This is a predicted structure of a 73-nucleotide RNA (transfer RNA) from Chironomus riparius. Rfam family: tRNA. By type it is a transfer RNA. RNAcentral records the identical sequence in 2 taxa. The organism belongs to Chironomus, within Eukaryota. The prediction has a mean pLDDT of 81.
RNA sequence: UCCCAUGUAGUCUAGUGGUUUAGGAUUUCACGCUCUCACCGUGACGACCCGGGUUCGAAUCCCGGCAUGGGAA
Numbered sequence: 001u002c003c004c005a006u007g008u009a010g011u012c013u014a015g016u017g018g019u020u021u022a023g024g025a026u027u028u029c030a031c032g033c034u035c036u037c038a039c040c041g042u043g044a045c046g047a048c049c050c051g052g053g054u055u056c057g058a059a060u061c062c063c064g065g066c067a068u069g070g071g072a073a
Stems, first nucleotide, its partner, number of pairs: 001072007010026004018056001028044005049065005
């Protein structure tokens, strides 16, 4: 320098155009349970990498950038 893949809560991940308010697990917090802690149960908080385009409608498709990983020279 070029090519490929990936980018969604603090962490891991589902979602391939609309019909749930982006779902689940975990972390954290509150309440319940317990003599107390833990476990367990219920609930709450928290996310689509950035910019632009296509479309009636984009987390999803396209382009560019950035980051990470891999490959070529």